Transfer RNA from a Candidatus Odinarchaeota archaeon, 72 nucleotides, folded computationally. Rfam family: tRNA. RNAcentral holds the sequence, with entries from ENA.
RNA sequence: GGGCCGGUAGUCUAGAGGUAUGAUGCUUCCUUGGCAUGGAAGAGGUCGAGGGUUCAAAUCCCUCCCGGUCCA
Numbered sequence: 001g002g003g004c005c006g007g008u009a010g011u012c013u014a015g016a017g018g019u020a021u022g023a024u025g026c027u028u029c030c031u032u033g034g035c036a037u038g039g040a041a042g043a044g045g046u047c048g049a050g051g052g053u054u055c056a057a058a059u060c061c062c063u064c065c066c067g068g069u070c071c072a
Base pairs, nucleotide, nucleotide: 001071002070003069004068005067006066007065010024011023012022018055026042027041028040029039030038048064049063050062051061052060
């Protein structure tokens, strides 16, 4: 330098046109004499950046950034 894969909540992850899912962590409450476990509720996301297409983009297109992998 070129090909391919990936970037989504603190962490890991699903979603491939109709406004983002689950786990874990965090907060509050219930349960206990207290802790742990368990149960219920809640907060937390500019979906890597910019532009384009579309009534509508995490999703499709272009450029760039970051990580992984292969080739040279």